[in-house]
RNA sequence: CUGCGAUAAUGGCAAACUCAGUAAGAACUGAGGACGCAAAGCUGCGGGUCUUACAUGUUAUGUGAAGAUAGCCGGGUUGUCGAA
Numbered sequence: 001c002u003g004c005g006a007u008a009a010u011g012g013c014a015a016a017c018u019c020a021g022u023a024a025g026a027a028c029u030g031a032g033g034a035c036g037c038a039a040a041g042c043u044g045c046g047g048g049u050c051u052u053a054c055a056u057g058u059u060a061u062g063u064g065a066a067g068a069u070a071g072c073c074g075g076g077u078u079g080u081c082g083a084a
Base pairs, nucleotide, nucleotide: 004082005081012037013036017032018031019030020029021028022027035071041077042076043075045074046073047072048069049068050067054064055063056062
């Protein structure tokens, strides 16, 4: 340096749920709370999934991300520790 990942050490993050707020919604933010996580740090770049204010179509309940998700997978990028 690369790989690997302990019933090790030091720290870190925080699912569900509750309360408050924002949004059309998915969802997000803050506080509490811990199911888990070695990238559960950052990044929608590819795929997936979710949503439909808006657009479009219809007799109609249809269709479409430019929205959301990094704790769905992959890619990119930065990074802690050191037993086997």
The prediction has a mean pLDDT of 87.
This is a predicted structure of an 84-nucleotide RNA (c-di-GMP-I riboswitch aptamer) from Desulfosporosinus nitroreducens.
The sequence was found by an Rfam model in a public genome assembly.
Rfam family: c-di-GMP-I riboswitch aptamer. Gene Ontology term of the family: cyclic-di-GMP binding.
Taxonomically the source falls in Desulfosporosinus (Bacteria, Bacillati, Eubacteriales, Desulfitobacteriaceae).